[in-house]
RNA sequence: GGAGCAGGAUAGGCUAUCGCCGCGACCGCUUGCGGUCGGGGAGGAAAGUCCGGGCUCCACAGGGCGGAACGCUGGAUAACGUCCAGGAGGGGCGACCCUCGGAAAAGUGCCACAGAAAAUAGACCGCCUGCUUGCAGGUAAGGGUGAAACGGUGGGGUAAGAGCCCACCAGUGGUUGCGGUGACGCAGCCAGCUAGGUAAACCCCGUUCGGAGCAAGGCCAAAUAGGAAGGCGCUUGAGGCUGGCCCGGCCGAGGCCUUCGGGUAGGCUGCUUGAGGCUGCGGGUAACCGUAGCCCUAGAGGAAUGAUAGCUGCCCCGCUUGCGGGGAACAGAACCCGGCUUAUCGUCCAGCUCCCUUG
RNA sequence: GUCCCCAUCGUCUAGUGGCCUAGGACACCGGCCUCUCACGUCGGCAGCAGGGGUUCAAACCCCCUUGGGGACG
Numbered sequence: 001g002g003a004g005c006a007g008g009a010u011a012g013g014c015u016a017u018c019g020c021c022g023c024g025a026c027c028g029c030u031u032g033c034g035g036u037c038g039g040g041g042a043g044g045a046a047a048g049u050c051c052g053g054g055c056u057c058c059a060c061a062g063g064g065c066g067g068a069a070c071g072c073u074g075g076a077u078a079a080c081g082u083c084c085a086g087g088a089g090g091g092g093c094g095a096c097c098c099u100c101g102g103a104a105a106a107g108u109g110c111c112a113c114a115g116a117a118a119a120u121a122g123a124c125c126g127c128c129u130g131c132u133u134g135c136a137g138g139u140a141a142g143g144g145u146g147a148a149a150c151g152g153u154g155g156g157g158u159a160a161g162a163g164c165c166c167a168c169c170a171g172u173g174g175u176u177g178c179g180g181u182g183a184c185g186c187a188g189c190c191a192g193c194u195a196g197g198u199a200a201a202c203c204c205c206g207u208u209c210g211g212a213g214c215a216a217g218g219c220c221a222a223a224u225a226g227g228a229a230g231g232c233g234c235u236u237g238a239g240g241c242u243g244g245c246c247c248g249g250c251c252g253a254g255g256c257c258u259u260c261g262g263g264u265a266g267g268c269u270g271c272u273u274g275a276g277g278c279u280g281c282g283g284g285u286a287a288c289c290g291u292a293g294c295c296c297u298a299g300a301g302g303a304a305u306g307a308u309a310g311c312u313g314c315c316c317c318g319c320u321u322g323c324g325g326g327g328a329a330c331a332g333a334a335c336c337c338g339g340c341u342u343a344u345c346g347u348c349c350a351g352c353u354c355c356c357u358u359g
Numbered sequence: 360g361u362c363c364c365c366a367u368c369g370u371c372u373a374g375u376g377g378c379c380u381a382g383g384a385c386a387c388c389g390g391c392c393u394c395u396c397a398c399g400u401c402g403g404c405a406g407c408a409g410g411g412g413u414u415c416a417a418a419c420c421c422c423c424u425u426g427g428g429g430a431c432g
Stems, first nucleotide, its partner, number of pairs: 001355005007349004012312007020041002023038007043330001047341002050339005055213004062247004067209005072086005087100005101204002107202002109198003124143002126139006151169006170194002172191008217269004227260006239251003276295008314327006360431007369385004377415001387403005408424005
């Protein structure tokens, strides 16, 4: 100098003027409006709604079937499909990245075309033996097909061959010892055991999950006629309790359901102080936890958070070298948190790898 | 705001891992037929919303995104 890997931070700043939405204090009166002053007012993703939790109601959420999600090990956490640390396998020269139950050796299914054969049964060419010379038998070395072909190399053996036998190598299973909390690793011995792929196919094992969602839910006010038609039921019980079904439980009678028609459609609350943030110290490899001090930071309800001007920081271009011009993304809270994913112009900080050159 | 569903030629659709180089109908284009048009007939054009993954193999299975539709006092 070039190419790359993997993290973190930030998301321009200040001032003035004019507005917008809440809150507090004071004043005025027409008592729910107006005025003055003070203070606050989008994000790292507020997004997608993909997971998890809080909160609320339904029974303090009960039993069974069904269903869904997850899946190496240990830890973190309120919880998670998230995070941290480790293990194994794979990719990359490397920094580093990706994947993960049932080593698909319980069962079932599927594996197009080609090929003899696509999974425990079979033989197209070939090889060998026999004879009736194109048939019978034995083979699986070699050829050929395919994404995938029933361990590999060498030797013995044989009519020809073959783990048929032997040596070495690879894998698998069993077993012993050592290390590790564990996944697992290392070393030794034994068994010719050689077993195709697919579980984001059914399935099996393990863990977790009751349902709904702030339009949850609570309170007040207003309105009114329970009107018409059809259906079901009145304890042998319709229906409801927002559950896919059944059981159980509770409620349940001039009641319930469907359609049509009619009335009302306002206010308060939930509502933002919370698994909250920042800094220091301590514990832990880390995620994270503990503790002390400090801080309070939107709360609308058709939906505010804006515009203009000046100075200035960053990037680009031009030249007169300190002036002029241009640019700045993705995007806009609605019950609240923890994650994931997706979008994103740039700038800054710290680290690592490979290659080239020079000393 | 919350919760569901869907996406295949221009339009309506078939497909449910391989026989897909995705089939059919209408539309469109060209030829034939006809004096000409229509009808008919022959042929053609044209598509799996986008990206990634699983698999030997994806329209189909899984994930993300995009677009569209619906329900809820």

Two RNAs folded together computationally: RNase P RNA and transfer RNA, 432 nucleotides in total.